[in-house]
RNA sequence: GGGCGCAUAGCUCAGCGGUAGAGUGUCCGCCUCACACGCGGAAGGUCAGAGGUUCGAAACCUCUUGCGCCCA
Numbered sequence: 001g002g003g004c005g006c007a008u009a010g011c012u013c014a015g016c017g018g019u020a021g022a023g024u025g026u027c028c029g030c031c032u033c034a035c036a037c038g039c040g041g042a043a044g045g046u047c048a049g050a051g052g053u054u055c056g057a058a059a060c061c062u063c064u065u066g067c068g069c070c071c072a
Stems, first nucleotide, its partner, number of pairs: 001071007010024004018055001026042005048064005
């Protein structure tokens, strides 16, 4: 220098163009003498950034950034 993949909640990851979710963690409640386990509930996201397409974009297109792999 060229090619490919990945970027979504604190963490690990889902997510047909039509309201962003699960597990785990955190907090609160129930349970217990108390803790743990268990049960119930809640908070937590500018979907890496900027443009474009579209009535509508986490998703499609272009560029950029970061990380990983391959080739030279």

Background
Predicted 3D model of a 72-nucleotide RNA (transfer RNA) from Elusimicrobia bacterium RIFCSPHIGHO2_01_FULL_64_10. The prediction has a mean pLDDT of 85. Rfam family: tRNA. Rfam links the family to the GO term triplet codon-amino acid adaptor activity. Rfam classes the family as a transfer RNA. The same sequence occurs in records of 2 taxa.